[in-house]
Context: one part of a larger RNA
């Protein structure tokens, strides 16, 4: 000086309360831990690991096991020697393949002496290493925490470590701003400039819209036509406690009025100086140690996906605010040329044929809850869908370890979950689908979007976390 107390004062935070939904119980997904294993490749470990690295393990990825090959090597740059004329590519044999062995086809410039360029075979320097070490290290990240904090110059105080400004009295989301004070003053955080959403103005009209006017349909802005109106995407206007009232010395606070919006209007981005020898040597880079016919490196199979069992995060239920079965309406945001594919026939379906239109404000992927109408009567059912059989579809050299879906069949646990936890304060939770990313194929995870749309908050005594004396 700091840190810490079951000192003590003041504040705050979905931190308690006060409300709604979860999770602990089922069954299934996905991670992990645990045990098997030839291997079950590595990391991550309280909050801050555990649907985490992995925006996608059939092969590849793969780093891991087994077997079967290579050794200047799959990859770079150079030396020196010889060969060879090409190397690539199309086949043939052996083989699990890697590979080996073969056929075919096969360079350029020349002063014919070479010469450049390639492979290939031996030298040699090296190469490689997802081996170790994140407690040797940069880089990048996580957490406290978007919490108000953390310093500096000069000056004073104090022998000195420091102190003092930062405290005090009010305020604020804020070290925010006022008063006062041996401080005056200053940087790095806050705020604010940035985006993006809510209103209106304007400019500007095609692919987008259609109010009036006309054509026209079976149904269409299909068409002339117009840019009003909605949209689009540029510019600009608004909000400042600006105005009035009360209370205050101010700073502010309380209520009001106009206004789409009112007191930072809502949502992002933005993360101060440090803590945690946090996390990473497996992104990358990287020092030291190591491994060099191997700890490299290529196949082919197999494992990362195994299961008495334990936990985490989630899907779907247990039904009637609900299941079915018909009719019918409404989105944003996105993607789409070795794509997206409408209309049509086939198929119970998955899906197939076939292909308009679309390089896309133009066509396509494409909405569900919710509405009506009708059915089921409380039951392990017309709930619930697990598991299993069988018989397809579709990517893909290839679906047996190991893929998604379709159909019939089959129909398990579940009847609201024990101690104990978790989220959430407004267009939010809770509920419906939509899309993209990765990605031949695979989504109940992510990351976006938008329909519908509550309850409660007395308050700070308690419990976590943080500030300040």
């Nucleotide at each position: 000086u700091g840190a810490c107390g079951g000192g003590g004062g003041c504040c705050c935070g979905c931190a308690c309360a006060a409300g709604c939904g979860g999770u602990g119980g089922a069954g299934c997904a996905u991670g992990u831990g645990g045990u098997u294993u030839a291997a079950u490749u590595c990391g991550a470990a309280g909050c801050a690991a555990c649907g985490c690295g992995a925006a996608g393990a059939a092969c590849c990825u793969u780093a891991c096991c087994a077997a079967g090959g290579c050794u200047u090597g799959a990859c770079a740059u150079g030396u020196a020697a010889g060969a060879c004329g090409a190397c690539a590519g199309c086949g043939c044999u052996g083989g699990a393949g890697a590979c080996a062995g073969u056929g075919c086809c096969u360079c350029c410039c020349u002063u014919c002496g070479g010469g450049g360029c390639g492979u290939c075979u031996u030298u040699c320097a090296c190469a490689g290493g997802u081996g170790g070490u994140g407690c040797a290290u940069g880089g990048u990240u996580g957490u406290c925490g978007u919490c108000a904090g953390c310093u500096c110059g000069u000056g004073u105080c104090g022998u000195g470590a420091g102190a003092u400004g930062u405290u005090g009295g009010g305020u604020u989301a804020a070290g925010u701003c006022c008063c006062g004070c041996a401080a005056c003053g200053a940087g790095c955080g806050c705020a604010a400039c940035c985006c993006u959403u809510a209103u209106c103005c304007u400019u500007a009209g095609u692919a987008g819209c259609c109010a009036g006017c006309g054509c026209g349909c079976a149904a269409a802005g299909g068409c002339g036509g117009g840019c009003a109106c909605a949209c689009u995407a540029g510019g600009g206007a608004g909000a400042c406690u600006g105005c009035c009232g009360u209370g205050g010395c101010a700073a502010c606070a309380c209520g009001g009025a106009g206004g789409a919006a009112g007191g930072u209007g809502g949502g992002g981005a933005u993360g101060a100086g440090g803590u945690c020898a946090a996390a990473u040597c497996a992104u990358c880079a990287u020092g030291c140690c190591c491994c060099u016919u191997a700890u490299g490196u290529c196949u082919u199979g197999g494992g990362c996906g195994a299961c008495a069992c334990a936990c985490g995060u989630g899907c779907u239920a247990c039904a009637a605010u609900g299941g079915c079965u018909c009719a019918u309406a409404c989105a944003a945001a996105g993607u789409g040329a070795u794509g997206c594919a409408a209309g049509a026939c086939a198929g119970u379906g998955a899906u197939g044929u076939g292909g308009a239109g679309c390089u896309a404000a133009a066509c396509a992927c494409a909405a569900a809850a919710a509405u009506g109408a009708g059915u089921c009567c409380c039951a392990g059912u017309u709930c619930g869908g697990a598991u299993u059989g069988u018989a397809g579809u579709c990517u893909g050299c290839a679906a047996c370890c190991c893929g998604a879906c379709u159909a019939c069949a089959u129909g398990a646990a579940g009847u609201u979950g024990g101690a104990a936890u978790c989220g959430c304060u407004a267009g939010u939770a809770a509920u419906c689908g939509c899309a993209a990313a990765u990605c031949a194929g695979c989504a109940u995870g992510u990351u976006g979007c938008g329909g519908u749309g509550a309850a409660u908050a007395c308050g700070u005594u308690c419990c976590c976390g943080g500030g300040c004396c």
Molecule: small-subunit ribosomal RNA, 3' major domain
Organism: uncultured bacterium